[in-house]
The RNA shown here (transfer RNA) has 74 nucleotides and comes from an uncultured Pirellulaceae bacterium. It matches the Rfam family "tRNA". It was read from a public genome assembly. Model confidence (mean pLDDT): 80 of 100.
């Protein structure tokens, strides 16, 4: 330098054919339970869907570019 893949809550990851409100597990906070802790149950907070632009009535999803990471080739 070229090719491919990935980027979504604090962590690990889903997300169908583009369709209105983006989810799960773990973690975190509160309450209940307990002498207390753990477990368990209930509730809650937490997201510019990496960034910029484009297509579209409508984009996490499609297209282009940029950034970061990984793999391969030279």
């Nucleotide at each position: 330098g070229g090719g491919c893949g990935a980027u979504u809550g604090g962590c690990u990851c889903a997300g169908u054919u583009g369709g209105u409100u983006a989810g799960a597990g773990c973690g975190c906070c509160g309450c209940a339970c307990u002498c207390a802790c753990a477990u368990u149950g209930c509730g809650g907070a937490g997201g510019u869907c990496a960034c910029u632009g484009g297509u579209u009535c409508g984009a996490a999803u499609c297209c282009a570019g940029u950034a970061u990471c990984g793999c391969c080739c030279a």